Notes:
Transfer RNA from an Acidobacteriota bacterium, 76 nucleotides, folded computationally. Its mean pLDDT, the model's own confidence on a scale to 100, is 80. Its Rfam family is "tRNA". Rfam describes the family as follows. Transfer RNA (tRNA) molecules are approximately 80 nucleotides in length. Their secondary structure includes four short double-helical elements and three loops (D, anti-codon, and T loops). Further hydrogen bonds mediate the characteristic L-shaped molecular structure. tRNAs have two regions of fundamental functional importance: the anti-codon, which is responsible for specific mRNA codon recognition, and the 3' end, to which the tRNAs corresponding amino acid is attached (by aminoacyl-tRNA synthetases). tRNAs cope with the degeneracy of the genetic code in two manners: having more than one tRNA (with a specific anti-codon) for a particular amino acid; and 'wobble' base-pairing, i.e. permitting non-standard base-pairing at the 3rd anti-codon position. The family's RNA type in Rfam is transfer RNA. The RNAcentral record of the sequence draws on ENA and MGnify.
RNA sequence: GUGGGUGUAGCUCAACAGGCAGAGCACAGGGUUGUGGUCCCUGCGGUUGUGGGUUCGAUUCCCAUCACCCACCCCA
Numbered sequence: 001g002u003g004g005g006u007g008u009a010g011c012u013c014a015a016c017a018g019g020c021a022g023a024g025c026a027c028a029g030g031g032u033u034g035u036g037g038u039c040c041c042u043g044c045g046g047u048u049g050u051g052g053g054u055u056c057g058a059u060u061c062c063c064a065u066c067a068c069c070c071a072c073c074c075c076a
Base pairs, nucleotide, nucleotide: 001072002071003070004069005068006067007066010025011024012023013022019056027043028042029041030040031039049065050064051063052062053061
């Protein structure tokens, strides 16, 4: 340089032929227990990497860009 993949909550990941952004863990409060753990209930938590475009509507489609990963090519 060429091609491809990944990026979403503090962490690990869903949600895709465009239509209300979710789960588990973690964290906070409560119940249970003599205490803790387990278990149960509730709650908190998001600029969907960034910037644009299309659309009534974008995590999703298009363009550019950043970071990381994989394969290939060239030079040494």